[in-house]
Context: one part of a larger RNA
Molecule: small-subunit ribosomal RNA, 5' domain
Organism: bacterium YC-ZSS-LKJ52
RNA sequence: GAACGAACGCUGGCGGCAUGCCUAACACAUGCAAGUCGAACGCGAAAGUCACCUUCGGGUGGCGAGUAGAGUGGCGCACGGGUGAGUAACACGUGGGUAAUCUGCCCGGAGAUCUGGGAUAACACUUCGAAAGAGGUGCUAAUGCCGGAUAAGCCCACAGGCUCUUCGGAGCUUGCGGGAAAAGGUGGCCUCUUCAUGAAAGCCAUUGUCACCGGAUGAGCUCGCGGCCCAUUAGCUAGUUGGUAGGGUAACGGCCUACCAAGGCAACGAUGGGUAGCUGGUCUGAGAGGAUGAUCAGCCACACUGGAACUGAGACACGGUCCAGACUCCUACGGGAGGCAGCAGUGGGGAAUUUUGCGCAAUGGGCGAAAGCCUGACGCAGCAAUGCCGCGUGAGGGAUGAAGGCCUUCGGGUCGUAAACCUCUGUCAGAGGGGAAGAACUCUCGAACGGUUAAUAUCCGUUCGGGCUGACGGUACCCUCAAAGGAAGCACCGGCUAACUCCGUGCCAGCAGCCGCGGUAAUACGGAGGGUGCAAGCGUUGUUC
Numbered sequence: 001g002a003a004c005g006a007a008c009g010c011u012g013g014c015g016g017c018a019u020g021c022c023u024a025a026c027a028c029a030u031g032c033a034a035g036u037c038g039a040a041c042g043c044g045a046a047a048g049u050c051a052c053c054u055u056c057g058g059g060u061g062g063c064g065a066g067u068a069g070a071g072u073g074g075c076g077c078a079c080g081g082g083u084g085a086g087u088a089a090c091a092c093g094u095g096g097g098u099a100a101u102c103u104g105c106c107c108g109g110a111g112a113u114c115u116g117g118g119a120u121a122a123c124a125c126u127u128c129g130a131a132a133g134a135g136g137u138g139c140u141a142a143u144g145c146c147g148g149a150u151a152a153g154c155c156c157a158c159a160g161g162c163u164c165u166u167c168g169g170a171g172c173u174u175g176c177g178g179g180a181a182a183a184g185g186u187g188g189c190c191u192c193u194u195c196a197u198g199a200a201a202g203c204c205a206u207u208g209u210c211a212c213c214g215g216a217u218g219a220g221c222u223c224g225c226g227g228c229c230c231a232u233u234a235g236c237u238a239g240u241u242g243g244u245a246g247g248g249u250a251a252c253g254g255c256c257u258a259c260c261a262a263g264g265c266a267a268c269g270a271u272g273g274g275u276a277g278c279u280g281g282u283c284u285g286a287g288a289g290g291a292u293g294a295u296c297a298g299c300c301a302c303a304c305u306g307g308a309a310c311u312g313a314g315a316c317a318c319g320g321u322c323c324a325g326a327c328u329c330c331u332a333c334g335g336g337a338g339g340c341a342g343c344a345g346u347g348g349g350g351a352a353u354u355u356u357g358c359g360c361a362a363u364g365g366g367c368g369a370a371a372g373c374c375u376g377a378c379g380c381a382g383c384a385a386u387g388c389c390g391c392g393u394g395a396g397g398g399a400u401g402a403a404g405g406c407c408u409u410c411g412g413g414u415c416g417u418a419a420a421c422c423u424c425u426g427u428c429a430g431a432g433g434g435g436a437a438g439a440a441c442u443c444u445c446g447a448a449c450g451g452u453u454a455a456u457a458u459c460c461g462u463u464c465g466g467g468c469u470g471a472c473g474g475u476a477c478c479c480u481c482a483a484a485g486g487a488a489g490c491a492c493c494g495g496c497u498a499a500c501u502c503c504g505u506g507c508c509a510g511c512a513g514c515c516g517c518g519g520u521a522a523u524a525c526g527g528a529g530g531g532u533g534c535a536a537g538c539g540u541u542g543u544u545c
Stems, first nucleotide, its partner, number of pairs: 001545004006541005013391006019384002021349001026347003030344003035075003040072002043069001048063006082302003092226007101219002106215004111210003114148004123138006154179003158175007184207006191199002228274003235265003240262008277299004281292004304325005327338004355381001357380003363377001364375004394424004404415004428486001430481005438472001443467009489534005494515003500529005510517002
């Protein structure tokens, strides 16, 4: 000199854009943060209102409404969001391998979707319990569950052929034997009926389902190389190193087991200890390098602590399950409930870090055919000079160099064109008025065209035109009004280092980054006047280069 997620002191006008618990991975009140689908399925209210009846208490029926609601089932909950505890490791970075692998949703291709069955929740009745909840009996549905058939292709075994080969095998292919599957929904036309819906068959459209091939995406595994400190850590290792056989996995492998052999690592630092998430980057520096890893992005790890599996395409799963532990809460003392390192917020710790805000309008995500619902992701607003950037606190004229302060050699000098005064301007703040872009999809209405079809019905697609939708917010921006009016401080002035005099003090009080000042003329302490430097900041402290 530069930098900072900074803090502290004094001071503080406005705006834009960023950033904001670095400490206790300490404990958490309260609210919200993951649901959705009735076009998979069976049930199914109430308030209210209308009609009728009435013993005037009420009852029945319709509408409300197949709505609310809970339940079965599907998909999602493995994403998104947080944190950095652990980890010196194939965790990360980079470059390979997988002839050792998997991949829901999505895309392309080609094939099928046949036929049966038994349950169960909800519900009703009931038992136990304070509750959380648990049990019994009975009824019922499905794209829930279980059989059977079929198999282009798929899997397994055996035999053969071709190609490649690192000679282990791999790919393609033929034959024979064996094995494994499915689910329907919605709309339209036609027919029947009680004319409101419902039902049966067929056709069509659409969307699902099953098995398969390929792709895309994501993931698993593995190898080379690279990046901390200590040798005042020198030896470490029995599933240890390798083999055979088996088990296990999506998959290779001591991953696991049995047996066999006795190996394996290490001064090119094993083992042990300490510290630490890694990277793109960031800061500094001419560079080499050094330091660092907040925000943003990629990867990893974790979710009160420890352990375990279940479900699933994917987890050993932050807002799932089970066990143990610590802690907190409820209890009828028998037993139960909980997990903010999600967003706000509280206590505590600390030098120190914000609102228990608004909205799904945009972007993105989940579910759904869609409308739509959910979304503390996100978009915004609030707080903080925490940082960067921009603007303002006025401009021109004005000498008798006013008053006043300070200094003085008493002549004067200086603050100083500074003020007063005159003439203007109107940024920001204030008041009034106007007022966007962010909105385009989806959807819907109309039209045209194309496809499907027996069809001009229905459905699907494309294009054009119209309509609906804004949290921010009456915000940005523009116009007008009024008015110099509301807006300057902080540090320093001995040398380094830009800036000097007076008074007070008298080795005292004090200053200080280093050298050093102060003991009666202190440009170094304190005050004043003056000056210098930065400026809505200025200094101090801390840390890095």